[in-house]
RNA sequence: UUCUUAUCAAGAGAGACUGAGGGAUUGGCCCAAUGAAGUCUCAGCAACCGGCCUUUAAGAAGAAACGGUGCUAAUUCCAUAGGCGAUAAGCGCCUAGAAGAUGAGAA
Numbered sequence: 001u002u003c004u005u006a007u008c009a010a011g012a013g014a015g016a017c018u019g020a021g022g023g024a025u026u027g028g029c030c031c032a033a034u035g036a037a038g039u040c041u042c043a044g045c046a047a048c049c050g051g052c053c054u055u056u057a058a059g060a061a062g063a064a065a066c067g068g069u070g071c072u073a074a075u076u077c078c079a080u081a082g083g084c085g086a087u088a089a090g091c092g093c094c095u096a097g098a099a100g101a102u103g104a105g106a107a
Base pairs, nucleotide, nucleotide: 001107002106003105004104005103006102007101008100013042014041015040016039017038021031022030023029025079027078028077043072044071045070048068049067050066052062054060055059076099080096081095082094083093084092085091
């Protein structure tokens, strides 16, 4: 990098250095000198994998001491198509999809 598969409405931030961008993406909307992004330290969340625990197994429930990731503004911030409802309009709900993110497995 590609493929397969599961999940994506919940949850969880302080400090130091630094200094202008950031939220994947044209657009919208938003965050940012009351400090963006990045790096480091410490902390936390969660429970995807290993491990632990109950269970004969499959499967399922539980816990979070330990190991591997991940994450800690806004639903993945919104977005496309169809359907339903309402409105002057903006809109709301449901289903499906695209793209993306993360884990696990494979090439």
Molecule: SAM riboswitch aptamer (S box leader)
Organism: Schinkia azotoformans LMG 9581